[in-house]
């Protein structure tokens, strides 16, 4: 000096599925009972980039949310 993957901030975009039924208060929310049902937090398994199982986690709105993009910090692969 040139600055790769990775990692961490901010910011923008980001699907799927019952506002389920009873009961506890007058209700989403929470507590219990009972079916239904998602797959993109996380976590299991399988030879895995894909599948898969849903233990967790979700199923109006909010909040989360793989992931993508833009910066910024960090790395320092590589010349």
């Nucleotide at each position: 000096a040139u600055g790769a993957a990775g990692a961490u901030c901010a910011u923008g975009g980001g699907a799927g599925a019952g506002a389920g039924a009873u009961g506890g208060c007058a209700c989403a929310a929470c507590c219990a009972u009972c079916c239904g049902c998602c797959g993109a937090a996380g976590a299991g398994g399988u030879u895995a980039u894909a599948c898969u199982u849903u233990c967790a986690g979700g199923c109006a709105a909010a909040a989360g949310g793989a992931u993508c993009a833009u910066g910024a910090u960090u790395g320092g692969a590589u010349g």